A computed fold for a 336-nucleotide part of an RNA from Chlorotetraedron incus, annotated as large-subunit ribosomal RNA, domain IV.
[in-house]
Context: one part of a larger RNA
This record gives sequence, structure tokens and C1' cells, in this order.
RNA sequence: CUCUCUCUAAGGAACUCGGCAAACUGGCCCCGUAACUUCGGAAGAAGGGGCGCCCUUGAGAAAUUAAGGGUCGCAGUGACCAGGUUCAGGCGACUGUUUAUCAAAAACACAGGUCUCCGCAAAGUCGUAAGACAAUAUAUGGGGGCUGACGCCUGCCCAGUGCCGGAAGGUGAAGGAAGUUGGUUAUUUUGCUUGCCAAAAGAAGCUGACGACCGAAGCCCCGGUGAACGGCAGCUGUAACUAUGACAGUUCUAAGGUAGCGAAAUUCAUUGUCGAGUAAGUUUCGACCUGCACGAAAGGCGUAACGAUCUGAACGCUGUCUCAGAGAGAGACUUG
Repeated sequence: CUCUCUCUAAGGAACUCGGCAAACUGGCCCCGUAACUUCGGAAGAAGGGGCGCCCUUGAGAAAUUAAGGGUCGCAGUGACCAGGUUCAGGCGACUGUUUAUCAAAAACACAGGUCUCCGCAAAGUCGUAAGACAAUAUAUGGGGGCUGACGCCUGCCCAGUGCCGGAAGGUGAAGGAAGUUGGUUAUUUUGCUUGCCAAAAGAAGCUGACGACCGAAGCCCCGGUGAACGGCAGCUGUAACUAUGACAGUUCUAAGGUAGCGAAAUUCAUUGUCGAGUAAGUUUCGACCUGCACGAAAGGCGUAACGAUCUGAACGCUGUCUCAGAGAGAGACUUG
């Protein structure tokens, strides 16, 4: 010097990103216990007091226990074991789950809510199939999506996309098909070099092409639908100080953001402004609203309880620090 511990004058977070780490607290009995609240809780809230041993009395079957008295020590839950507490805010209701091996959370799940599909040989899923799960179930059931206890609520837009319904018209494939047309040639005709020759025409059959017309769903079309995907404006003027603009005008749109909340886990400018807390506060809390760029089940706003959650403050406590010191042990070091 390094590590693991013990103690420390005075101060007590001045340390630090941050009380990280450490310290305080701690058991049992008695007293006492606030806001808030879903009346269950909060609560071991907080905050106080007692605890050994001996004797007496009471209770008890006894162990033991209550009261009174006495007595010893620095110290009586004498060692070990053994909650620090409070205030305020964000998020998530809660218990739970998760990145085996850098993340335990505000992420996932959840009960509850809602939409949608499915009538059973179900929907959905796996498999080429047989078959299997769903389910030895049957809509108070099963699958899928979103939201996420509870309380108060959940506004406007169906123009686009999706989904559902409709069927008059337009478009519309395979296929069918009246018909049109090409190839092939039995046969006929003509020619001559009379041949198993050449040329022309050409029925039936077979075959190629075209084809009016018939022809489903879908799409176009007509409606509905937002706890479907999604969206929810601008400019100008106006009140008898000023300022502001209940009001008016105008453009565009499918409709122009309602309630609630708001510098927020969202606010760029920004350390916004005012207030509280501090001697001093880019953090925190309460307001304001000018919301760059909140907003209503990708839910909005509250909320008791809960949280190894995040943030701010206070009390207690301390070697975190002012600022170090001493000690114990294990290394290191020297010699062997």
C1' cells in the first nucleotide's frame, strides 16, 4: 500500500449525478395513533413507557402472571437473533410474470369493459391426406382484436381505406353457341410426255381460326358502420382609456378537438411567468395557458391500498465528507 472488519474529538450530507455505502431503528408487553379512504384499511402509522434478581400479596391445578416493596451492575430482549421514520408528486390499480448469463420496470399478464366470428360435421388451428385439437364442450360455450381494478365519462367526422348489406344498370372468365372462314380429299373435269402424271373444282368426315348471343363472383354503383384503419383548419374586423374579443364576415373541409387535463414520462424557444420550500433551488410542488407537437378504450381525468419502481423534501443517524487517525486479521514486503 490492497482487502475484510472494529473504534473515533468537534461538526453532521458540508460528500456525491444521487445519503451510493455505512450508521440509526429492531424482540415482547402497556399506552397512544393523523390526513385520506373503495369503511376493509392507512397502522407496527407517528410518538411514549416498561423488561434483571429477591421478597410479600392476589389469581391459577401448575407452568406462570398482576400489583407493591427491596436490591446489583456502565449496561437486564445484557450474547446471537432482531422494522429507520415522515411528507409530497409521476407511473402502473393490486398478488403475479420477464431479457437463464449487463435491463425486474412505467414493459407483459390480470380481474373487469367492449367489438367481432362461430348453430356444431361450428368458427379457429395443425396436417399432402387419413386424422387430431377446439371438446367427450354447445352461445351463461369456444376463437380473435383492442382496452386494462374502481369512480366520473368516452364528443364530432362514413369524404378515403376496411367490413357488412343491396341488387336495377355498366364491366365481366372458363364454358356453351347461330354463323363465317382456312387446311385435308373420296370424286369430277381438263391437259398432255398415257403415268403410281400435272392442273382446276370439290361432298361428307376430321381439323385450325373467327364468332353475334348466353354466362357467376368481383369491381363500378346504392346504403350502413368508429371501443373499424383513421381524421378532428385558416384569414379579417369588432365593446365609450388601453388591452382582450362574447360578436360579425369570409375561404376551405368528410368534419374542424367537446369534457377533462396541460411547460406534462408530452413544451422547441425555456432555467416560460407567478407563488411555496432554501441563506442561495436548470430539479421539486401549486398555479397560469402562448398545447412548436395533450385529449377521450393506440382510452381521458381522478383515485384508497400496493411497489427491491422513478422524483423532490424533512427528522433521526452516521468516517459519505471537513480530514484524517488508531487498532485486528488476510495479503503484499524482508530473511530462511

Its mean pLDDT, the model's own confidence on a scale to 100, is 87.